[in-house]
RNA sequence: GAUAGAGGUUGCGUGUUUCAUGAGUAACUUUUCUGAUGUGUCAGGCACAGACGAGGGAGAGGGAAAGGGGAAUACGCCGAAAGAUAAAAUUACCGUGAGAGUUUUGUCUUGGGCAUGCAUUUAAGAGGUGCAUGACUGUCAUCUGGUCAUGGAUGGGGCGCUAUC
Numbered sequence: 001g002a003u004a005g006a007g008g009u010u011g012c013g014u015g016u017u018u019c020a021u022g023a024g025u026a027a028c029u030u031u032u033c034u035g036a037u038g039u040g041u042c043a044g045g046c047a048c049a050g051a052c053g054a055g056g057g058a059g060a061g062g063g064a065a066a067g068g069g070g071a072a073u074a075c076g077c078c079g080a081a082a083g084a085u086a087a088a089a090u091u092a093c094c095g096u097g098a099g100a101g102u103u104u105u106g107u108c109u110u111g112g113g114c115a116u117g118c119a120u121u122u123a124a125g126a127g128g129u130g131c132a133u134g135a136c137u138g139u140c141a142u143c144u145g146g147u148c149a150u151g152g153a154u155g156g157g158g159c160g161c162u163a164u165c
Stems, first nucleotide, its partner, number of pairs: 001165005008078001011077009028061007037049004041098003044094002081110011111137002114134008139156007
């Protein structure tokens, strides 16, 4: 270097189904009060709606969905993948600037899941990520016990470990 392979308190991802959350929220309808702005992501431009009532408040009716998540199942897998960051492309009425979403590529971090705390993300007390602590698990190295089955201690990081070439 190539090929094959292992890890498991739910190993990882994706699709589908389902459940909750979102939310008695938003759209929409209506009553009433108010009275000039509102919409197309924001500023600018342009367009459109608007005193035949914009927007807002209160009441009544009505009643979702997406992103995010849990479970089951199928498939693909074992840097599986996740997160951070940078660049490029792309989405929207225009295009200068800004922000957001999506995709791709590069770099960095994390062996794996679990529990607790803090921070951050999030509509969220769910979930994710980081840090700390705790035990667990896999693996290797060193030391050590041993009844030769394997046990204990310390340490390492997936650029690792095992087998074959």